A computed fold for a 1521-nucleotide RNA from a Minisyncoccota bacterium, annotated as small-subunit ribosomal RNA. The coordinates come from a structure-prediction model, not an experiment, and the mean pLDDT is 81. The sequence is in RNAcentral, with records from ENA and SILVA.
RNA sequence: UUAUUGAGGAUUUGAUCCUGGUCCAGGAUGAACGCUGGCGGCGUGGAUAAGGCAUGCAAGUCGAGGGAUUCUGUAGCAAUACAGAAGACCGGCGAACGGGUUAGUAAUACCUUGGUACAUACCUUGAAGUGGGGCAUAGUCGGUCGAAAGAUCGGGUAAUUCCCCAUAGUCCGAGCAUUCGUACUGUUUGCUCGGUAAAGAUGCAAAUCGCUUUAAGAUUGGCCUAGGUCCUAUCAGGUAGUUGGCGGGGUAAAUGCCCACCAAGCCUAUGACGGGUAGGGGAGCUGAGAGGCUGUUCCCCAACAGGGACACUGAGACACGGGUCCCACUCCUACGGGAGGCAGCAGUCGAGAAUAUUCGGCAAUGGGCGAAAGCCUGACCGAGCGACGCCGCGUGCAGGAAGAAGGUCUUCGGAUUGUAAACUGCUUUUAUUAGGGAUGAAGUAAUUGACAGUACCUAGUGAAUAAGGGGCUGCUAACUACGUGCCAGCAGCCGCGGUAAUACGUAGGCCCCAAGCGUUAUCCGGAUUUAUUGGGCGUAAAGGGUGUGUAGGAGGUUUGAAGCAUCUUCUGUUAAAUCUCAGGGCCCAACCUUGGAAUUGCAGAAGAGAUGGUCAAACUAGAGAAUGCUAUAGGUUGAUGGAACAGCCGGUGUAGGGGUGAAAUCCGUUGAUAUCGGCUGGAACGCCAGAGGUGAAAACGAUCAACUGGAGCAUAUCUGACUCUGAAACACGAAAGCGUGGGGAGCAAAAAGGAUUAGAUACCCUUGUAGUCCACGCCCUAAACGAUGCCUGCCAGCUAUUUUGAGUAUCGACCCUCGGAGUGGCGAAGCUAACGCGUUAAGCAGGCCGCCUGGGAAGUACGAGCGCAAGCUUAAAACUCAAAGGAAUAGACGGGGACUCGCACAAGCGGUGGAUCAUGAGGUUUAAUUCGACGCUAAACGAGGAACCUUACCAGGGCUAGAAAUCCUGAUGACGAUGUUCCGAAAGGAAUAUUUUCUUUCAAGGACAUCAGGACAGGUGCUGCAUGGUUGUCGUCAGCUCGUGGCUUGAGUUGUUCCCUUAAGUGGGGUAACGAGCGCAACCUCUGUCGUGUGUUACAAGUGUCACACGAGACCGCCCCCUCCAAGCGCAUUUACUUUAAGUAAGUGAAGUGCGUUUAGAGGGGGAGGAAGAUGGAGAUGACGUCAAAUCAGCAUGGCCCUCUGAUGCCCUGGGCCACACUCAUGAUACAAUGGCCAAGACAAAGGGUUUGCCAAGCCGAAAGGCGGAGCUAAUCUCAAAAAAAUGGCCUUAGUUCGGAUUGGGGUCUGAAACUCGACCCCAUGAAGUCGGAAUCGCUAGUAAUCGCGGAUCAGCUAUGCCGCGGUGAAUACGUUCUCGAGUCCUGUACUCACCGCCCGUCACGUCAAGGGAGCCGGGAAGACCUAAAGUUCGCUUUCAGCGGAUUAGGGUCAGCUCGGUAACAGGGACGAAGUCGUAACAAGGCACCGGUAGCGGAAGCUGUCGGUGGAUCAUUCUAA
Repeated sequence: UUAUUGAGGAUUUGAUCCUGGUCCAGGAUGAACGCUGGCGGCGUGGAUAAGGCAUGCAAGUCGAGGGAUUCUGUAGCAAUACAGAAGACCGGCGAACGGGUUAGUAAUACCUUGGUACAUACCUUGAAGUGGGGCAUAGUCGGUCGAAAGAUCGGGUAAUUCCCCAUAGUCCGAGCAUUCGUACUGUUUGCUCGGUAAAGAUGCAAAUCGCUUUAAGAUUGGCCUAGGUCCUAUCAGGUAGUUGGCGGGGUAAAUGCCCACCAAGCCUAUGACGGGUAGGGGAGCUGAGAGGCUGUUCCCCAACAGGGACACUGAGACACGGGUCCCACUCCUACGGGAGGCAGCAGUCGAGAAUAUUCGGCAAUGGGCGAAAGCCUGACCGAGCGACGCCGCGUGCAGGAAGAAGGUCUUCGGAUUGUAAACUGCUUUUAUUAGGGAUGAAGUAAUUGACAGUACCUAGUGAAUAAGGGGCUGCUAACUACGUGCCAGCAGCCGCGGUAAUACGUAGGCCCCAAGCGUUAUCCGGAUUUAUUGGGCGUAAAGGGUGUGUAGGAGGUUUGAAGCAUCUUCUGUUAAAUCUCAGGGCCCAACCUUGGAAUUGCAGAAGAGAUGGUCAAACUAGAGAAUGCUAUAGGUUGAUGGAACAGCCGGUGUAGGGGUGAAAUCCGUUGAUAUCGGCUGGAACGCCAGAGGUGAAAACGAUCAACUGGAGCAUAUCUGACUCUGAAACACGAAAGCGUGGGGAGCAAAAAGGAUUAGAUACCCUUGUAGUCCACGCCCUAAACGAUGCCUGCCAGCUAUUUUGAGUAUCGACCCUCGGAGUGGCGAAGCUAACGCGUUAAGCAGGCCGCCUGGGAAGUACGAGCGCAAGCUUAAAACUCAAAGGAAUAGACGGGGACUCGCACAAGCGGUGGAUCAUGAGGUUUAAUUCGACGCUAAACGAGGAACCUUACCAGGGCUAGAAAUCCUGAUGACGAUGUUCCGAAAGGAAUAUUUUCUUUCAAGGACAUCAGGACAGGUGCUGCAUGGUUGUCGUCAGCUCGUGGCUUGAGUUGUUCCCUUAAGUGGGGUAACGAGCGCAACCUCUGUCGUGUGUUACAAGUGUCACACGAGACCGCCCCCUCCAAGCGCAUUUACUUUAAGUAAGUGAAGUGCGUUUAGAGGGGGAGGAAGAUGGAGAUGACGUCAAAUCAGCAUGGCCCUCUGAUGCCCUGGGCCACACUCAUGAUACAAUGGCCAAGACAAAGGGUUUGCCAAGCCGAAAGGCGGAGCUAAUCUCAAAAAAAUGGCCUUAGUUCGGAUUGGGGUCUGAAACUCGACCCCAUGAAGUCGGAAUCGCUAGUAAUCGCGGAUCAGCUAUGCCGCGGUGAAUACGUUCUCGAGUCCUGUACUCACCGCCCGUCACGUCAAGGGAGCCGGGAAGACCUAAAGUUCGCUUUCAGCGGAUUAGGGUCAGCUCGGUAACAGGGACGAAGUCGUAACAAGGCACCGGUAGCGGAAGCUGUCGGUGGAUCAUUCUAA
């Protein structure tokens, strides 16, 4: 300068905020797998076994360097000559390039930047030259050995092969002089001496190509330096050629590169050495970027060529397709010996999830050789295979509604698939056929194309040849039906599936992408989740236990110098490709290409001088010193003291003591406990004492003395930045514990005993040893806590306290004011997730150190260090979970607290539980004993009437469109009613007689019935956990909410809390709330008093007891007293101000306190009046909700199931619901004298009664009842007699004149029918039972208790039940400690399915991973010794040739180190719907919990000791209001 630039979501909870992990959405890949697959272009393709390789090809070329040979052609009889070709040999150049791979390598590599002690064939330029001579050798010829590979002997031969001589220089070596230079083995120039060259070929020729020496260039290399370059400290010391020097050797060249000698150095916490992993870079992917990860194709560099070692040749190699040797492997062999190296291109085997053709061509580009033609080239150019990737195209376009058929769904109306199809018209990209037909070819004329008759163009045919994959609960776009029924299965996370699954499977529909789509693996992102940009550490993970202090890091004020850091500009470099911008070429794109920018880096040059650093000079505010004063449980040592305790001795004294919830063990008549006196002993130091003081922390407490450390204040005298922090190191470090020696009163792990308990290895009790104490030496850990590192600066206050100074004041002090240093409390701003912190920060900043990165495994294993041991420090992983966690919120709960209420307890009365019976339930039985209801809230409940019916159950007999409903079609006919006969248990079946509808045109139609067929019915079958409706319960308890506003990040809160009061969230006051709703109360009904009106019935009438209707009445009303609260007024007291010269006094104002009074309000007590007095009594009325409470069998209803397969439907007969060893619940009657029986004889209320009802009088019967029929549609008649009570009599305490069960007999009534199975009457019989264990229920006044009456249901009845009615008619409540339930507030919580919660450990079973482990096996690196090939080098003999030494790959032996595999066995860990034992933790969790340590115990754990609060409750104190 230009351009670009950041998304979140799901998941912990009942809900919330935070912390924190896990998972997802994106992009990418040399990929693989699944399903699918039309075409083209451009790329790309052995990542694993640097494992083994058959076969072919991948490096040759030159006859214009050389000699010889063979073949062909021409000429010739032939010899021979000429031309051409071929292969081998000598010679030259190449083969060190090109091609492959990534094993090794953590630095001898690579990248970037510098340097030079060097070399460089071919190429370019310059200078000079190319004279003479000689010895060999291959090929070849002859011979020998061998299977072969090949070897060997002899003869002869050429050259651009080799050697010698000459000549030469600016070349090389030595010496002398000299220039530059600070200096050096530097450098320039000159001179002298010595040394070293050469090759020819072709051509008629010209000439060309070579050859030799030298100088320079270019290119390519060698070497050196600096910086960069992965993980690990559970690798901390490494190194002897090691570090340096002198002198030699060696190299193209510097150098320990090598050698001899000398010195003892060198590297290292800025990580040496060791271990692991790895080729490096340009770059690629991702990302907003910073970064993170990667190194495939392409380019550069390095290394390697079966595993090792070595040299030769050469300009260049220690050489992929050269050599020698060793080793492993493969092959050939005549067994003697030989051959080989695909990590070149293809291809093959193997291993693997997995990676291609044994293709064409040198046409192009490039390379080697050649003078050239040319030859060679698996480099390369192309083709083939693979959707492996990127890019492009297509699978048609337009019209087309009867919205076809089919499918799917359906509320049955329809909707959807869907203009989709069919159908009509059009087009031809693609496909196919036919014709034409390139660019790539340069370099003139000709010649030359693998790709390729390809791309492309034209014409014809014809919608023709071409769509799938994944998904559809949320994240995340897209939904229904069926099947399945915690099964089968799905799943990335949360999680779906147990009969209505949008989550499994299928179908339809829909969504996304598309020749692909999904899955898996890996990387980056999201993840600010390693935080430089850009995080944290009080409680979530995280401050080291504390200090001293080394390295390191950071550092006050002023001035000057240089310019290291820093900044600016320029230069060089940062290869090309890539990325990016602007263009261009293939139809576009991918792809290719031109130019620019960029390459954030490094180096150099010039400049700036603030800031940091360095050097120099100064200063005093930091720091330290000095002087004076002060406080102190600071430390060490010694001495002394009193109280208490224990023991011993003695006295007094007698039966207990001690201990606990209660006891016992224990002590005591051998005299305890108690009490008095004396002695001994050890440990700890009351009061003072405090939120107080000191210390670095741990810690420190009687008094005195000695020694000693630090701090504060004041002064401002001295030094002059001397400072801060602080890895490593060192020192200290509670309690417990260890060692040695003492000591031992009390206490007290372990141990013993006694209790408790289901057990009690505990809590409680009695004993009691280590230990606790001292000296010395170890240990080194704590909830070592303020869960808060140290230092410095800044930022409102109020208040208390310790210590010190100054001022004022005072005789002196106290008090007061202002400072310093500590220790506390509350709080502004600010911070914080919140709680909270808040000048003693957790605020705002700076410096340094330590530490954290999900939970568990685990502070564990292994290793190392320390320790006598116990153990401590350092410190993982596999595996496993989707959470673990912090703070706060609402509930629920607490063997937490406060307050209040209730027949909750207490005080009373009467019961239940014992007996007999009734009824219901369980259980059992049964063919069936139908079903439902199960703590309170099931059990005289549904059922307010089971002999049949009911009835749902069982047995048997029957009916199938059905007993009842609607519709359609067809046939027949009225239907129906009344009869009769037969079968049958009945239902039902069969037969038969009589009668017979409307319109009416006599065809037919309507309505109805029967039969047949079809739609359908029916179900007390299942699911109350699919539902509606209804109901129970908490509970007639006083609560439950909302709007607006306020507070909080938020869940939420406030209101609704507080004080007084109430039956009440009732009312009042106060108040960040103000109002409102559902509840409370009231309104409604009955009842109690009165008035008025009416008058059927009552009554003889009048009347109004009475009935009905309307109204009044009670309320916050009246009087007295007391208490509380608010406001006003007055008085008193304290205080401030003013007036006064001052005191005094007066006035004013504010605040606090006390007293009095007035008013308003609330409550309590008493009274008057009144029928009733504080809700008068009773009923109806049941808030938000709780219990998946109850009911599919009252009714309704979704879904499922049964039904032409004769039933789970319907009808009938009989049976059952009534059974009976037993258990429970609710009742009845009793057990008697407050009673029973008998006699005569009083007083109610409320109800019922005409389809078949209530039934009077009268008569009959002993009675139930019968006959009878008056009256009554009811204030008229009737049921109907009320009973207890009261009066009189008998009974006299007994199993009775109590009690009535059971049983026998005889009857009555209802009903088709009383056997199973009815009620009632009479006679006879006369059981248990003498007031009821543990336990438990109801009731507070017209109540309990007791007495009878009525009604519903109903033919009758099992009614002693239920619902009502009246008669008679009590006792007691001190009170709220306790039990139960409820309400409000505070509190704790690990609970929220909410304590019937949660949860810990052993044991048993199964699975998994890791560690230990007697051992066994394998790998790696280094060392010592022995041996040692080839090669090189040294020495000897030296003609060949040989011998010896040194070095070394490899091999062997040895002792260790290190890494891994495996393993009997033993131990721990993790996980696993319903196992065992206990109950450790969460509430005061029932013994507060936890940390360290020690002992003990089946286990959680218990106990001792020290410590923490992350303990509830209560009390006290302080602070605030």